Description: Predicted 3D model of a 98-nucleotide RNA (TPP riboswitch aptamer (THI element)) from a Lysobacterales bacterium. The coordinates come from a structure-prediction model, not an experiment, and the mean pLDDT is 75. It matches the Rfam family "TPP riboswitch aptamer (THI element)". Rfam describes the family as follows. Vitamin B(1) in its active form thiamin pyrophosphate (TPP) is an essential coenzyme that is synthesised by coupling of pyrimidine and thiazole moieties in bacteria. The previously detected thiamin-regulatory element, thi box was extended, resulting in a new, highly conserved RNA secondary structure, the THI element, which is widely distributed in eubacteria and also occurs in some archaea.
[in-house]
RNA sequence: GCCUUGAAGCGGGGGUGCCAGGCGGGAUGCCUGGCUGAGACAGUCCCUUCGAACCUGAUCCGAUUCGCAUCGGCGUAGGGAGCUUCGAUGGUUGAGCG
Numbered sequence: 001g002c003c004u005u006g007a008a009g010c011g012g013g014g015g016u017g018c019c020a021g022g023c024g025g026g027a028u029g030c031c032u033g034g035c036u037g038a039g040a041c042a043g044u045c046c047c048u049u050c051g052a053a054c055c056u057g058a059u060c061c062g063a064u065u066c067g068c069a070u071c072g073g074c075g076u077a078g079g080g081a082g083c084u085u086c087g088a089u090g091g092u093u094g095a096g097c098g
Base pairs, nucleotide, nucleotide: 001092002091003090005087006086007085008084009083010082011048012047013046014045017035018034019033020032021031022030023029054079055078056077060073061072062071063070
């Protein structure tokens, strides 16, 4: 010096469903409550290339659920947002000195 790894600072990326009731002629929409989850325009909640946070495939396939969610497949698929500083452990390489 490089790799591994943590933290901080300053940035950046992301998602926002389902169910019940009500309002309304109906639709769009709005309100209240419930469900799952880190997060349901909410909390710096999650993720930030070591990238499954999240998007496409997807009005996908199987299980499951009131339903969504969840699990598995898809997925060694295609995309996707980073710099600086300070450490710790281990590895590796080079120079100098003895």